[in-house]
RNA sequence: UCAAGAAAAAGCCAACCCAACCUUGAGGGUGGGGCGGAAAGCCAUAGGGUUCAUGAACAGCCGGCUGCCUUG
Numbered sequence: 001u002c003a004a005g006a007a008a009a010a011g012c013c014a015a016c017c018c019a020a021c022c023u024u025g026a027g028g029g030u031g032g033g034g035c036g037g038a039a040a041g042c043c044a045u046a047g048g049g050u051u052c053a054u055g056a057a058c059a060g061c062c063g064g065c066u067g068c069c070u071u072g
Stems, first nucleotide, its partner, number of pairs: 002072004012037002016033004021028002035060001041065003047062002049058004
């Protein structure tokens, strides 16, 4: 540097539900539980798609970029 994998080790995130809060709304963040994930890290006119509404939302839909560990 390239490829593969999540068995080991160290960790990370958090579906959905509940509580209150924000929002016209999709949805968002906080706390608790933990479905799952090898990128569930980042990117939303830099692509498609879906949703709400007249300009916004979703990356845990596909896609793009980047990265830890181990093995070859």
This is a predicted structure of a 72-nucleotide RNA (c-di-GMP-I riboswitch aptamer) from a Deltaproteobacteria bacterium.
Taxonomically the source falls in Myxococcia (Bacteria, Pseudomonadati, Myxococcota).